[in-house]
RNA sequence: GGGCCCGUAGCUCAUCAGGAUAGAGCAACUGCCUUCUAAGCAGUAGGUAGGAGGUUCGAGUCCUCUCGGGCCCA
Numbered sequence: 001g002g003g004c005c006c007g008u009a010g011c012u013c014a015u016c017a018g019g020a021u022a023g024a025g026c027a028a029c030u031g032c033c034u035u036c037u038a039a040g041c042a043g044u045a046g047g048u049a050g051g052a053g054g055u056u057c058g059a060g061u062c063c064u065c066u067c068g069g070g071c072c073c074a
Stems, first nucleotide, its partner, number of pairs: 001073007010026004019057001028044005050066005
């Protein structure tokens, strides 16, 4: 220098070819239960998807640039 993959909630991930309020598990918080803790049960909060543009009626999902990480080639 060239190419490919990944980047979504605190963590690990889903969201199969764009569509109607972006979800799950764990963690956190509240309540119930318990002598207390843990476990169990019920519930709550938390992200507009690495960043910026573009296409579209509509983008996490497509295109361009860019940042970070990994791999391959030179």